[in-house]
Molecule: transfer RNA
Organism: Deltaproteobacteria bacterium
RNA sequence: CGGGGAGUAGCUCAGCCCGGUUAGAGCACCUGCUUUGGGAGCAGGGGGCCGCAGGUUCGAAUCCUGUCUCCCCGACAA
Numbered sequence: 001c002g003g004g005g006a007g008u009a010g011c012u013c014a015g016c017c018c019g020g021u022u023a024g025a026g027c028a029c030c031u032g033c034u035u036u037g038g039g040a041g042c043a044g045g046g047g048g049c050c051g052c053a054g055g056u057u058c059g060a061a062u063c064c065u066g067u068c069u070c071c072c073c074g075a076c077a078a
Base pairs, nucleotide, nucleotide: 001074002073003072004071005070006069007068010027011026012025013024020058029045030044031043032042033041051067052066053065054064055063
């Protein structure tokens, strides 16, 4: 320098290909029940506008452009 992959809740991920009702799951967290207490179990609850910026569109996590971080491959140099 070129190519590819990843970035969404505290953590791990789905959703993206093929745009459309309020962005979901598990774990974790909070409250209550249960228990002498803890754990486990049961019930309920809170938490993210999708790495950043711009564009297209009636409408963008999803499409396009630029850019940042991490990983892999290749090239050049040493």